[in-house]
C1' cells in the first nucleotide's frame, strides 16, 4: 500500500429508522459482619468517534474523515 471488518457508560456489550439507549461487572450509598470479603437493595455515570449526506424523524443508512482490529504485498 491494498482489502475486508470494527467504534455504545470506567471495562465488556444488546440494541434492522419512531420520539426515555440495553444488560452484567466495576464506581458510590444503605442493610448484613467485631471486620473484611460473599450475599441483598438503591442510586449515580452516555456530546452512540468526528463532520456533512438521505429522511418527516439516524445509534441505525450512504460518503469523506480520525482511531482499531485481521488479512495481502
Nucleotide at each position: 500500500g491494498g482489502u475486508u471488518c470494527u467504534g455504545u457508560a470506567g471495562u465488556g456489550u444488546a440494541g434492522u429508522g419512531g420520539u426515555u439507549a440495553u444488560c452484567a461487572c466495576a464506581c458510590u450509598c444503605g442493610c448484613c459482619u467485631c471486620a473484611c470479603a460473599c450475599g441483598c437493595g438503591a442510586a449515580g455515570g452516555g456530546u452512540c468517534c468526528u463532520g456533512g449526506g438521505u429522511u418527516c424523524g439516524a445509534u441505525u443508512c450512504c460518503c469523506a474523515g480520525c482511531g482499531g482490529a485481521a488479512u495481502c504485498a
Molecule: transfer RNA
Organism: Acanthosepion pharaonis